About this RNA: The prediction has a mean pLDDT of 82. Predicted 3D model of a 574-nucleotide part of an RNA (large-subunit ribosomal RNA, domain I) from Leptonema illini DSM 21528.

Context: one part of a larger RNA
RNA sequence: GGCCUACGAAGGAUGCCCUGGCAUCGACAGGCGAAGAAGGACGCGGGUUGCUGCGAAAAGCGUCGGGGAGCCGUAACCAGGCUUUGAUCCGGCGGUAUCCGAAUGGGGAAACCCGGCGGGAAGAAAUCCCGUCACCCGAGAGGGAGCAUACCGGGGGAAUUGAAACAUCUGAGUACCCCGAGGAAAAGAAAGAAACCUCGAUUCCGUCAGUAGCGGCGAGCGAAAGCGGAAGAGCCCAAACCUAUGUCUACGUUACAGGCGCAGGUCGCUGUAGCAUGGGGGUUAUAGGAUCUUUAUGGAGCUGCCUGUGAGGCUCCGAAGAGUUACAAAUGUUCUGUUUAGUCGAACGGUCUGGAAAGUCCGGCCAGAGCGGGUGAUAGCCCCGUAGGCGAAAAGCAGAACACUCUUAGAAGACACCUGAGUACGAUCCGGCACGUGAAACCGGGUUGGAAUUUGCGGGGACCACCCCGUAAGGCUAAAUAUACGUCGAUGACCGAUAGUGGACGAGUACCGUGAGGGAAAGGUGAAAAGAACCCUGAGAAGGGAGUGAAAUAGAACCUGAAAUCGUAGGUCU
Numbered sequence: 001g002g003c004c005u006a007c008g009a010a011g012g013a014u015g016c017c018c019u020g021g022c023a024u025c026g027a028c029a030g031g032c033g034a035a036g037a038a039g040g041a042c043g044c045g046g047g048u049u050g051c052u053g054c055g056a057a058a059a060g061c062g063u064c065g066g067g068g069a070g071c072c073g074u075a076a077c078c079a080g081g082c083u084u085u086g087a088u089c090c091g092g093c094g095g096u097a098u099c100c101g102a103a104u105g106g107g108g109a110a111a112c113c114c115g116g117c118g119g120g121a122a123g124a125a126a127u128c129c130c131g132u133c134a135c136c137c138g139a140g141a142g143g144g145a146g147c148a149u150a151c152c153g154g155g156g157g158a159a160u161u162g163a164a165a166c167a168u169c170u171g172a173g174u175a176c177c178c179c180g181a182g183g184a185a186a187a188g189a190a191a192g193a194a195a196c197c198u199c200g201a202u203u204c205c206g207u208c209a210g211u212a213g214c215g216g217c218g219a220g221c222g223a224a225a226g227c228g229g230a231a232g233a234g235c236c237c238a239a240a241c242c243u244a245u246g247u248c249u250a251c252g253u254u255a256c257a258g259g260c261g262c263a264g265g266u267c268g269c270u271g272u273a274g275c276a277u278g279g280g281g282g283u284u285a286u287a288g289g290a291u292c293u294u295u296a297u298g299g300a301g302c303u304g305c306c307u308g309u310g311a312g313g314c315u316c317c318g319a320a321g322a323g324u325u326a327c328a329a330a331u332g333u334u335c336u337g338u339u340u341a342g343u344c345g346a347a348c349g350g351u352c353u354g355g356a357a358a359g360u361c362c363g364g365c366c367a368g369a370g371c372g373g374g375u376g377a378u379a380g381c382c383c384c385g386u387a388g389g390c391g392a393a394a395a396g397c398a399g400a401a402c403a404c405u406c407u408u409a410g411a412a413g414a415c416a417c418c419u420g421a422g423u424a425c426g427a428u429c430c431g432g433c434a435c436g437u438g439a440a441a442c443c444g445g446g447u448u449g450g451a452a453u454u455u456g457c458g459g460g461g462a463c464c465a466c467c468c469c470g471u472a473a474g475g476c477u478a479a480a481u482a483u484a485c486g487u488c489g490a491u492g493a494c495c496g497a498u499a500g501u502g503g504a505c506g507a508g509u510a511c512c513g514u515g516a517g518g519g520a521a522a523g524g525u526g527a528a529a530a531g532a533a534c535c536c537u538g539a540g541a542a543g544g545g546a547g548u549g550a551a552a553u554a555g556a557a558c559c560u561g562a563a564a565u566c567g568u569a570g571g572u573c574u
Base pairs, nucleotide, nucleotide: 001573002572003571004570005569006568007567008566009565015559016524017523020495021494022492023491024490025489026488027487028486030483031147032146039100040099041098042055043054044053046078047077050074051073061094062093063092064091065090066089070082071081072080105114106113107112115133116132117131118130119129120128135144136143137142151182152180153179154178155177156176162169166216192199193198203230204229205228206227207226213221214220234476235475236474237420241280242279243278244277245276246275248274249273250272251271258267259266260310261309262308263307264306265305285454287419288418289417291414292413293412294411295410298317299316300315301314302313303312319408320407321406322405323404331403332402333401334400335399336398337397338396339395340394342390343389344388348363349362350361352359364381365380366370372384373383374382425449426448427447428446429445430444431443432442435461456471457470458469459468460467511518512517531558534545535544536543537542
């Protein structure tokens, strides 16, 4: 020195474990903010570094409920207190809520500096305290801003890549940027789709179908109708016409126009037309509506220059119907359900082993409960629970009823007044449609030209005819659909500390970077601290005894404790 054996040191693999993660499903909630948010800074405890909680009323205040014996967070200790006159704790509603931050009196290198006005103190000055003072929209009342992530609508909009190169094309209207909104958004009640038969708003799913098509006809892109389902809901304006008002414009004033018709009176700028605003009316394709005529009307009252009469109108009552997501719109009461604390909840003993019984053996019991977790090993009957019931002073949500609110003819005929204009459409250049200019319809846009008016107009994939379908140029609209942060519940042939979130632990921390930004490592004594009194050695660290414990080679550098590596002793070989 090699090898072997035994015992160690060092190391932290492996096994076991889970207050942490991951994924999916269901439900809820889908926002917060000038009444100052999100996020922070700085403070607040008797002694207090961090975390948590809170805000100068500062680990908290009031009140209403729950709950019922302990409590003063983590977190021991010292000191001192609170509590059955109900504390701590849990929930509802309030109060307080420094400074920064949209940050908003002005400034500013965030958490700081400096003001104006009014008020306050014994208060003249200085100082201090309270209130108020940004900008935009709006007559005002009031509103806006900023933050947060997925989903949604819109405005912009790549490249890598693929085409085995590359330019059209693809990637892709993707990533990304910006704007805006909601709990969903968007779309939506046919100028539709079809095919000579018909359907009847939109959205979503399945199919149609990788079809028809598009395509350097390459790579690739890629429908729709129909059918089967989910859901289901339809409406309102503009205009014609009537009417009111106008301090607007024009005309008119010998009342000859006008004041609803008729008769009689009477008034005297009351008038006519246009325009503007408000009210009524009206809303569509088998065209519809306006106007006029005819037909029909529950009761009462009033009626506009006066009287009488008629018509019309208005109000009230009655009847019928409807309603809070569109179709008009708000509020209250009661009840029910639900959310935010809770509460009741069956049934077991002995024996043996053991440190400990839930294990063994013996004998019972409950079960609308034998899901699960805990308890000194494996518990239906020990504890928390579970099945099944019960429960709210206060606040929120949903629904119902009532109150309340709103509405109330239809038909036939005549007439030809209305039915969305710089619009439709053409040209040209683009964009979107599965559709790359193609025979290229359809939809949208820039420029330019520019209609018709129901005997109208658009569409049916160039275009024309016939035929069919629809009714543009205004608007609203629930559900079925998408979805993250968050809350609650459930589940897992998901992970188990180099895994699973970056983060099971004072983690977006320590640390790195001027900065944008990057970004760790680090879990486990024991059933219980019973965490080793006391003695010895030592300066101490520590060790040896003693003691605790089932165990101390479980001693805090703490479960198990592999390997590399290093020792001690012995054996053996050279």
The RNAcentral record of the full RNA draws on Rfam.